[in-house]
RNA sequence: UGGGCACGCGCGGGAGAGACUUCGAGCCGCUGAGCCCGAAGCGCCGAAGGAGCAACCACCCCGGAAUCUCUCAGGCAGCCAGGACCGCGCGGCGCCG
Numbered sequence: 001u002g003g004g005c006a007c008g009c010g011c012g013g014g015a016g017a018g019a020c021u022u023c024g025a026g027c028c029g030c031u032g033a034g035c036c037c038g039a040a041g042c043g044c045c046g047a048a049g050g051a052g053c054a055a056c057c058a059c060c061c062c063g064g065a066a067u068c069u070c071u072c073a074g075g076c077a078g079c080c081a082g083g084a085c086c087g088c089g090c091g092g093c094g095c096c097g
Stems, first nucleotide, its partner, number of pairs: 003096003007091007018042001020041005026035002043076003049072001050070003056064002
């Protein structure tokens, strides 16, 4: 100097699941429906996070480990937000060679 890995930032892509029931407030309207917000209940989803097991890895000790499993958390019309993971760019100078 270039490359690879890890980390951080930016951009792009990014799934699933009740337009459920009840209650309360507001809006519109003119008496009955609609819209919207919140809460509770039941049902459901897994790809923030968390937890568990495992192929496997490591082993003096201590262990590590998933897109599997659980559903505490989070989420369930659309929009917004979030989103594992993937791609591109940048950064420091951390590691490898």

A computed fold for a 97-nucleotide RNA from Sphingomonas jinjuensis, annotated as Glycine riboswitch aptamer. The source organism's lineage runs through Bacteria, Alphaproteobacteria, Sphingomonadales, Sphingomonadaceae and Sphingomonas. Rfam family: Glycine riboswitch aptamer. Rfam links the family to the GO term glycine biosynthetic process. The prediction has a mean pLDDT of 77.